[in-house]
RNA sequence: GGGGGAUUAGCUCAGCUGGAUAGAGCGCUUGAUUGACAUUCAAGAGGUCGGUGGUUCAAGUCCACCAUCUCCCA
Numbered sequence: 001g002g003g004g005g006a007u008u009a010g011c012u013c014a015g016c017u018g019g020a021u022a023g024a025g026c027g028c029u030u031g032a033u034u035g036a037c038a039u040u041c042a043a044g045a046g047g048u049c050g051g052u053g054g055u056u057c058a059a060g061u062c063c064a065c066c067a068u069c070u071c072c073c074a
Base pairs, nucleotide, nucleotide: 001073002072003071004070005069006068007067010026011025012024013023019057028044029043030042031041032040050066051065052064053063054062
C1' cells in the first nucleotide's frame, strides 16, 4: 500500500428479511431465605447501538466516509 472481519449495558454476546417499549448470561444494588456466609428466589439500576453524513414514512439493521481493534496479501 491492497483486501476482509469486528465495534450494541461494567464484561462476554444476541438482535432473523428495516417496523412493536433495544435484549440475554455474568457482574452490580435492594429485599426474602440463613446464627452468619454461600446457594436459591424476587425486584431494580445501568444503553445518544464507535463518530459524522446519506437513503427511507420508518435505521442497531441499508449506503458512504472517518476512528479503533483484528486477520490475510504484498
Molecule: transfer RNA
Organism: bacterium